[in-house]
The RNA shown here (glmS glucosamine-6-phosphate activated ribozyme aptamer) has 159 nucleotides and comes from Rubrobacter taiwanensis.

RNA sequence: CAGACAGAGCAAGCGCCAGGGCUCCCGGCAGUCCGGGAGUUGACGAGGUGGGUGUUGAUCGAGUUUUUCGGCGGGUGCGCCCCGGCCCACGGGCGGUCGUCAGGGCGGUCACAAAACGCGGCGGCGACGUCGCGGACAAAAGGCCGUCCGGGCCCGUAG
Numbered sequence: 001c002a003g004a005c006a007g008a009g010c011a012a013g014c015g016c017c018a019g020g021g022c023u024c025c026c027g028g029c030a031g032u033c034c035g036g037g038a039g040u041u042g043a044c045g046a047g048g049u050g051g052g053u054g055u056u057g058a059u060c061g062a063g064u065u066u067u068u069c070g071g072c073g074g075g076u077g078c079g080c081c082c083c084g085g086c087c088c089a090c091g092g093g094c095g096g097u098c099g100u101c102a103g104g105g106c107g108g109u110c111a112c113a114a115a116a117c118g119c120g121g122c123g124g125c126g127a128c129g130u131c132g133c134g135g136a137c138a139a140a141a142g143g144c145c146g147u148c149c150g151g152g153c154c155c156g157u158a159g
Base pairs, nucleotide, nucleotide: 014073015072016071017070019069020041021040022039023038024037025036026035027034028033044061045060046059050082051081052080053079054078055077083099084098085097086096087095089157090156091155092154093153094152103149104148105147106146107145108144109143110142117134118133119132120131121130122129123128
């Protein structure tokens, strides 16, 4: 260095870092500058997964006088197919509409978070990391109410 085997670990608003920012050390007689080295940072939650495949700037708000900058990968988004529910028993075909809480539109209504902030512990020379406590504040999806639209067609059966 390569391969094999075994073990640990193994996330999904998640993981990563080669740019940028920041820190410490060394050198440049000194430096707010330059070079080298070692580090650090790099999105706060809510919501979201039937299977396969393709695809990639894949929903919502919170915070922000400054980087929550820039980028890579993934992904519960989206398209198609399959499967599945509903469309008055059961089975089948076609069609519609959804995704297991398995129709849609509109209006009203009900809420629900974490970071931020304050205080403190632990680790680190430091940048910073991590944990606890305190007290707040969303939107979308969603629940409930109202209303409108939809709520099949065909075949078969000892219902």
The coordinates come from a structure-prediction model, not an experiment, and the mean pLDDT is 78. Rfam family: glmS glucosamine-6-phosphate activated ribozyme aptamer. The family's RNA type in Rfam is riboswitch. The organism belongs to Rubrobacter, within Bacteria.